[in-house]
RNA sequence: CGGGCGGGCCGGAUGACCGCCGGGCGCCGAAAAAAGGCGCCGGGAGGAAAGUCCGGGCUCCAUAGGGCGGGACGCUGGGUAACGCCCAGCGGGGGCAACCCCGGGCAAGCGCAACAGAGAGCAGACCGCCGCGAGAGAUCGCGGUAAGGGUGAAAGGGUGAGGUAAGAGCUCACCGGCCGGGCGGGCGACCGUCCGGGCCAGGCAAGCCCCGUCCGGAGCAAAACCAAAUAGGGCGGCGAUAAGGCGGCCCGCCUUGCCGCCGGGUAGGUUGCUGGAGCCGUGGAGCGAUUCACGGCCUAGAUGAAUGGUCAUCACCCCUUCGGGGGCACAGAACCCGGCUUACAGGCCCCCCGCCCC
Numbered sequence: 001c002g003g004g005c006g007g008g009c010c011g012g013a014u015g016a017c018c019g020c021c022g023g024g025c026g027c028c029g030a031a032a033a034a035a036g037g038c039g040c041c042g043g044g045a046g047g048a049a050a051g052u053c054c055g056g057g058c059u060c061c062a063u064a065g066g067g068c069g070g071g072a073c074g075c076u077g078g079g080u081a082a083c084g085c086c087c088a089g090c091g092g093g094g095g096c097a098a099c100c101c102c103g104g105g106c107a108a109g110c111g112c113a114a115c116a117g118a119g120a121g122c123a124g125a126c127c128g129c130c131g132c133g134a135g136a137g138a139u140c141g142c143g144g145u146a147a148g149g150g151u152g153a154a155a156g157g158g159u160g161a162g163g164u165a166a167g168a169g170c171u172c173a174c175c176g177g178c179c180g181g182g183c184g185g186g187c188g189a190c191c192g193u194c195c196g197g198g199c200c201a202g203g204c205a206a207g208c209c210c211c212g213u214c215c216g217g218a219g220c221a222a223a224a225c226c227a228a229a230u231a232g233g234g235c236g237g238c239g240a241u242a243a244g245g246c247g248g249c250c251c252g253c254c255u256u257g258c259c260g261c262c263g264g265g266u267a268g269g270u271u272g273c274u275g276g277a278g279c280c281g282u283g284g285a286g287c288g289a290u291u292c293a294c295g296g297c298c299u300a301g302a303u304g305a306a307u308g309g310u311c312a313u314c315a316c317c318c319c320u321u322c323g324g325g326g327g328c329a330c331a332g333a334a335c336c337c338g339g340c341u342u343a344c345a346g347g348c349c350c351c352c353c354g355c356c357c358c
Base pairs, nucleotide, nucleotide: 001354002353003352004351006350007349008348009347010346012314013313014312015311016310017309018308020044021043023041024040025039026038027037028036046330050341051340053339054338055337056336057335058219059218060217061216070215071214072213073212074211075089076088077087078086079085090103091102092101093100094099104210105209109208110207111204112203126149127148128145129144130143131142132141133140134139157175158174159173160172161171162170176200177199178197179196180195181194182193183192184191185190223271224270225269226268233262234261235260236259237258238257242256243255244254245253246252278297279296280295281294282293283292284291285290316327317326318325319324
């Protein structure tokens, strides 16, 4: 200098003015408060606030324990409040590399597999090869075989020798895998090595399933408190001893008026509501995720829902007639927190590969 579907991080800065949301202090207000008003001070979106996909806190409901059913997850060890997340490792795959991707079981059972192909699941025989028979011959028929060809994503160990009519783990040697056992290393996944067995077993579990682990439900419109008007409910009183209904009549019962009290509940208001698994710094433990100690800091809290606008200077990108002009991504909190995923202009740092120079 060029390249990297290598890793990580940042996500404009400062100031002025005018607004909006919420807070603190002072003054006015007032008997004391409160409402309200004025002034001053300082605060006000993000790395994803997003998707609402996982996990937890919190609240209410349910709940003896356990099982069935259902769901999620799945190598090993660790971290954490917890996780489907993260860290460190192990094995497999990809890449020259930095690095990235994948992870129980298909040698328990069931099931599935387009097209092509003779054959696709205790496989199979189209061509070929070999034997026998027929035929003058081309060739045909029957049988054997699975080395070679062909089809396919996949034809079920590989190489060589023996063997045979031709062949074949049919037999043997070596290599690879699997199963069983021993020894050594490691907490473990696993690794190394030795012995035995021709055992050679295709793929998919994000199809059912098996094994193991975890999981009660609903969610801040959760939940609690204060509490009008109107309608309705309960109790008491007053009034009239009235009217209506039941009834042949009396008693009795029910309904109708006004006032007061009580309780539920709607509108509305308050709490929940932001001091928290919090942030920053230093030090200790640890490879690391993380954790412990000390010190410092307070950093949005709306609810028809604030976080906006104008201007100046600088930074970055583009255009330029060098005067200047234009642009500046993705995106907007709603109970809080830990993750994952997705979107994103531009910039920074580290690492790897190649080439050149000193």